[in-house]
RNA sequence: GAGUCGGCCGGGUGGCCGCGGCUCGGCAGUGACCGGGUCGAGGAAGGUCGGGGCUCCACAGGGCAGGGUGCUGGCUAGCGGCCAGUCGGGGUGACCCGCAGGAAAGUGCCACAGAAAACAGACCGCCGAUGGCCCCGGUGUUCAUUGAACAGCGGAGCACAGGUAAGGGUGAAACGGUGCGGCAAGAGCGCACCAGCGCCCGGGGCGACCCGGGCGGCUCGGCAAACCCCACCCGGAGCAAGGCCGAACAGGGGAGGGUGGCCCGCCCGAUCCCCAGGUAGGCCGCAUAGAUGGAUGGCCACCGCGCCGCCUCCGGGCGACGCACAGAACCCCGCCUACAGGCCGACUC
RNA sequence: GCCGGAGUAGCUCAGCUGGUAGAGCAGCUGAUUUGUAAUCAGCUGGUCGGGGGUUCGAUUCCCUUCUCCGGCU
Numbered sequence: 001g002a003g004u005c006g007g008c009c010g011g012g013u014g015g016c017c018g019c020g021g022c023u024c025g026g027c028a029g030u031g032a033c034c035g036g037g038u039c040g041a042g043g044a045a046g047g048u049c050g051g052g053g054c055u056c057c058a059c060a061g062g063g064c065a066g067g068g069u070g071c072u073g074g075c076u077a078g079c080g081g082c083c084a085g086u087c088g089g090g091g092u093g094a095c096c097c098g099c100a101g102g103a104a105a106g107u108g109c110c111a112c113a114g115a116a117a118a119c120a121g122a123c124c125g126c127c128g129a130u131g132g133c134c135c136c137g138g139u140g141u142u143c144a145u146u147g148a149a150c151a152g153c154g155g156a157g158c159a160c161a162g163g164u165a166a167g168g169g170u171g172a173a174a175c176g177g178u179g180c181g182g183c184a185a186g187a188g189c190g191c192a193c194c195a196g197c198g199c200c201c202g203g204g205g206c207g208a209c210c211c212g213g214g215c216g217g218c219u220c221g222g223c224a225a226a227c228c229c230c231a232c233c234c235g236g237a238g239c240a241a242g243g244c245c246g247a248a249c250a251g252g253g254g255a256g257g258g259u260g261g262c263c264c265g266c267c268c269g270a271u272c273c274c275c276a277g278g279u280a281g282g283c284c285g286c287a288u289a290g291a292u293g294g295a296u297g298g299c300c301a302c303c304g305c306g307c308c309g310c311c312u313c314c315g316g317g318c319g320a321c322g323c324a325c326a327g328a329a330c331c332c333c334g335c336c337u338a339c340a341g342g343c344c345g346a347c348u349c
Numbered sequence: 350g351c352c353g354g355a356g357u358a359g360c361u362c363a364g365c366u367g368g369u370a371g372a373g374c375a376g377c378u379g380a381u382u383u384g385u386a387a388u389c390a391g392c393u394g395g396u397c398g399g400g401g402g403u404u405c406g407a408u409u410c411c412c413u414u415c416u417c418c419g420g421c422u
Base pairs, nucleotide, nucleotide: 001349002348003347004346005345006344007343008342009341011303012302013301014300015299016298017297019040020039021038022037023036024035025034026033027031042325046336047335049334050333051332052331053330054238055237056236057235066234067233068232069231070230071085072084073083074082075081086100087098088097089096090095101229102228106227107226108223109222110221123168124167125164126163127162130161131160132158133157135155136154137153139151140150141149142148143147176194177193178192179191180190181189195219196218197216198215199214200213201212202211203210204209242284243283244282245281252275253274254273256268257267258266259265304323305322306321308319309318310317311316350421351420352419353418354417355416356415359374360373361372362371368405376392377391378390379389380388398414399413400412401411402410
């Protein structure tokens, strides 16, 4: 000088004028009164993303469906949170990032290009040992005039059956890599080493996993933040939840009145008494800030910090501006996001 | 305060079991007409709200954030 991680502060003091809750006192004037005391935003109060408390509804038990989570161990009331570790990736490093189970249970997808995009297959190419076709040479047998037919041998050719996957090029990805042997040409076809996978053994760790050795040519693509499988978890709604009190008008019932000799029945505009329901409204839920549409602010002085301008005897002085993000509404624990500027500690190159 | 939904061309909307995004109206040019409208042919126009991740590849899948809309007294 550049950087990594963790923690903290996020203007201070005083005065004046105001705001909200609680409480105390005062009064010719009991009021939307006056005065005193005390308390009054945050690290995120924000987004409402994940849990829990609390309340109501539903519910015998179990399963299906649906949703969520997903390496290991621990913490927690609980979580998708936190701590420590394992593995993978990035960085020279301090360190950072990771929804990190299963692709050998099944289904599906892999555009374009390329021959081929997945239990394999074969476009160009290579070969054509074996079989096939054709030509030549010589041998044998038969018919026999030169010669012809057949059989087997040798040589050259075709690329027909067929064999092959080394090479070509495409792609994000091509069915292990290098070398030697082998072959007609080739190929884990065989061998050595390396890489991966599976199984076994020994050691370490609670575990995820790590270290070492052996065996098997086993070579098996990727995607599950595609369906799905496996393991675990989850009833729904939310303080505008919910509980208590409760008008006025209308309505219902009782009592009462009328009809009637009496009972049942029928009728009753208004007045008066009682009742249920619970609308308007109030209280609780509700808090060591706290609500009825929502208080926590403004000014001045000094100091601190930053920046700009001027002066300078380079010690500093003067003046102006600025000090973020944001503001509780049932409460709590987390996560995420926003944030001027500053402080402390550890560490790396 | 609580709950739910949507952002794609100038406007209204499709497209989402991943493969380089389209329709109608609007705009521009040409044809038709004496001229305009209508009609016909062609063209232009897209950070798929922003950022990050999974994947070979994201409008689509996942996380986060911004804006807008609706419902509940």
Molecule: RNase P RNA; transfer RNA
Organism: soil metagenome